Model confidence (mean pLDDT): 89 of 100. Predicted 3D model of an 84-nucleotide RNA (c-di-GMP-I riboswitch aptamer) from an uncultured Woeseiaceae bacterium. Its Rfam family is "c-di-GMP-I riboswitch aptamer". Rfam links the family to the GO term cyclic-di-GMP binding. It was read from a public genome assembly, where an Rfam model found it.

RNA sequence: ACACGAUAAAGGCAAACCCGCUGUGAGGCGGGGACGCAAAACCACCGGCCCUGGGCGAGAGCCAAGGGCAGCGGGGCUACCAAA
Numbered sequence: 001a002c003a004c005g006a007u008a009a010a011g012g013c014a015a016a017c018c019c020g021c022u023g024u025g026a027g028g029c030g031g032g033g034a035c036g037c038a039a040a041a042c043c044a045c046c047g048g049c050c051c052u053g054g055g056c057g058a059g060a061g062c063c064a065a066g067g068g069c070a071g072c073g074g075g076g077c078u079a080c081c082a083a084a
């Protein structure tokens, strides 16, 4: 230095649920709250899932578009500590 990573230290984030605001919606933001998290920081590039209106279809469903989820997996990128 890189990788790995703890019953270490310092600090960090915050699921469900509740309240408020916001969006057609998925969802987002703020407050409370902690199930968890070593990238649960950031990026929709790949797969996946969700939403919206549309097209096709007898239907199941399919198609393209736009949007969302980074706490679904992969990938990219940056970062604190530091024992074996």
Stems, first nucleotide, its partner, number of pairs: 005081001012037002017032006035071001042076002045074003048069005054063003